[in-house]
RNA sequence: GGAGGCAUAGCUCAAUGGUAGAGCAUCUGUUUGGCAUGCAGAAGGUCCUGGGUUCAAUCCCUGGCAUCUCCA
Numbered sequence: 001g002g003a004g005g006c007a008u009a010g011c012u013c014a015a016u017g018g019u020a021g022a023g024c025a026u027c028u029g030u031u032u033g034g035c036a037u038g039c040a041g042a043a044g045g046u047c048c049u050g051g052g053u054u055c056a057a058u059c060c061c062u063g064g065c066a067u068c069u070c071c072a
Stems, first nucleotide, its partner, number of pairs: 001071005010024004018055001026042005048064005
C1' cells in the first nucleotide's frame, strides 16, 4: 500500500427492516442459625460515529475512527 472481518448491557455474545434479548456479574426478596447453592424479581443500552435510502434502520448503502486477520 491492497483485501476482508468485527464494533450491541459491567463481561461474553444473540437478534434476516417494525421502538433490543440471553448467560455470567450487580441489587432486592425468599430459603438458612449464618454463608453458599437454588427459586422469584429488579436495575442496567445515544446498538462506535457522520451522512444517505425507507412510512419505519442495530439491520441496507456510504465517509470516518478504533481493532483483528490475510496478501504485498
Record summary: A computed fold for a 72-nucleotide RNA from Gekko kuhli, annotated as transfer RNA. The sequence is in RNAcentral, with records from ENA. Its Rfam family is "tRNA". The coordinates come from a structure-prediction model, not an experiment, and the mean pLDDT is 82.